Predicted 3D model of RNase P RNA and transfer RNA as a complex of 432 nucleotides. Rfam match: Bacterial RNase P class A. Rfam classes the family as a ribozyme. Rfam links the family to the GO terms ribonuclease P activity, tRNA processing and dimeric ribonuclease P complex. About the family: Ribonuclease P (RNase P) is a ubiquitous endoribonuclease, found in archaea, bacteria and eukarya as well as chloroplasts and mitochondria. The coordinates come from a structure-prediction model, not an experiment, and the mean pLDDT is 79.
[in-house]
RNA sequence: GAAGUCGGAGAGACGAUCGCGGGUCUUUUGAUCCGAGGAAAGUCCGGGCUCCACAGGGCAAGGUGCUGGGUAACCCCCAGUGGGAGUGAUCCUAAGGAAAGUGCCACAGAAAACAUACCGCCUGGGCUUCGGCCCCGGUAAGGGUGAAAAGGUGAGGUAAGAGCUCACCGCGUGUCUGGUGACAGACACGGCAUGGUAAACCCCACCUGGAGCAAGACCAAAUAGGGGGGGAUGAGGUUGCCCGCCUCGUUUGACUCCCGGGUAGGUCGCUCGAGGCCAUCGGUAACGGUGGUCCUAGAUACAUGAUCGUCGCCGCCCUGCGGUAACAGAACUCGGCUUACGACCGACUUCCCUG
RNA sequence: GGCGGCGUAGCUCAGGUGGCCAGAGCACGCGGUUCAUACCCGCGGAGUCGGGGGUUCGAAGCCCUCCGCCGCCACCA
Repeated sequence: GAAGUCGGAGAGACGAUCGCGGGUCUUUUGAUCCGAGGAAAGUCCGGGCUCCACAGGGCAAGGUGCUGGGUAACCCCCAGUGGGAGUGAUCCUAAGGAAAGUGCCACAGAAAACAUACCGCCUGGGCUUCGGCCCCGGUAAGGGUGAAAAGGUGAGGUAAGAGCUCACCGCGUGUCUGGUGACAGACACGGCAUGGUAAACCCCACCUGGAGCAAGACCAAAUAGGGGGGGAUGAGGUUGCCCGCCUCGUUUGACUCCCGGGUAGGUCGCUCGAGGCCAUCGGUAACGGUGGUCCUAGAUACAUGAUCGUCGCCGCCCUGCGGUAACAGAACUCGGCUUACGACCGACUUCCCUG
Repeated sequence: GGCGGCGUAGCUCAGGUGGCCAGAGCACGCGGUUCAUACCCGCGGAGUCGGGGGUUCGAAGCCCUCCGCCGCCACCA
């Protein structure tokens, strides 16, 4: 100088006065305490909670997909294996099965999958104007096509060639060793025996009931519990089908569609929770155990602000003046992921150059 | 706050089974026809398939992510 990994903190801090939302105390007045984020966002996953019958069986449908672990759970996290990129620190990886079956592989090309021969190479035969041409056959080394061409390189061999033979590499099978495992290593055997695509259908293993706080429970107020259509071994729970279960109903008609009527009020759910911080122990780590300590927003037209002073930071024409900032703002809640983000801080590591 | 759907030319829509594939109608431009305009006939231009990344030899269509737009959901009898 360039680069990488991990972590921190989200440009203002403090004081005074006034204001807004909530809790507690108070007869009132008032006093006191608390009051946005790392993403509160997107609503992409997974839980808690509530209701449907605490939720049953089968098919279908959907999801996940190397191994081991963590967790309430996960399309999450940690540690490793294989593959790929980089000189390196390090980073990326939807990574089961193509030898169960089916489909597809455009154009080009001889041939796109149990193959085949356009140019070429070669033995033999025939013709010849001696340049070459034709026929039967062999071959796949070379050329050419393509994203992809039926193991690769070298040597031997041959008419020319070819795993035809051999060495190394790759591939497959078996045994042994190491590892919990993915897998790795060694040895032996097999001349190679079926290319790609599963983010195509599919197969295998595992997982998944549906809806969502506008869930749901209670109180209060008001109105016309009105009109029309459909409607019966039927409808709802059930947002796929069948069975089972429960509830309602079969013409004084459940349920459903359309047209109307009324209320736009309150309480609970609602914030103490798989919670935060510190110490210690176990674990490589994610994380877990134990102990201590703290309470840190709960609104419903929607609060979280304004002014002044001091300090800090930044800019300029520097005894002064001006500015105060990125992305963005809670709405039942928690763990993740993804995306947005001005100027920053700390620790460690790698490579290059110079001394 | 929660849930669902859509995005292809200026406008309205096809294409959704990966290749022959980027098309149709209206609109627009030019030419013809006509004395002139319209109708009609012929030709033509116009697209990051909402943006980005991935899978694949190859993506409008498959997978992931972001952006924009639209719709539905209160209670009582």